[in-house]
RNA sequence: GCCCAGCUAGCUCAGUCGGUAGAGCAUCAGACUCUUAAUCUGAGGGUCGUGGGUUUGAGCCCCACGUUUGGCG
Numbered sequence: 001g002c003c004c005a006g007c008u009a010g011c012u013c014a015g016u017c018g019g020u021a022g023a024g025c026a027u028c029a030g031a032c033u034c035u036u037a038a039u040c041u042g043a044g045g046g047u048c049g050u051g052g053g054u055u056u057g058a059g060c061c062c063c064a065c066g067u068u069u070g071g072c073g
Base pairs, nucleotide, nucleotide: 001072002071003070005068006067007066010025011024012023013022019056027043028042029041030040031039049065050064051063052062053061
């Protein structure tokens, strides 16, 4: 330098045909328990890597850039 794949909650990851973004773990609160743990219930937490474009509407489609892994030279 070229090619592939990825970037979404604190972490690991879903997200279908474009229609107002979710799970598990973690955190906090409550229930239970002599207490802790475990278990159950609930809550908070997101500029969807950045900037543009298309569209009535973009996590999803298009372009550029950044970044990470792998491959080729």
The RNA shown here (transfer RNA) has 73 nucleotides and comes from a Flavobacteriaceae bacterium. Its Rfam family is "tRNA". Rfam's curators write: Transfer RNA (tRNA) molecules are approximately 80 nucleotides in length. By type it is a transfer RNA. The organism belongs to Flavobacteriaceae, within Bacteria. The coordinates come from a structure-prediction model, not an experiment, and the mean pLDDT is 80. The sequence was found in a public genome assembly.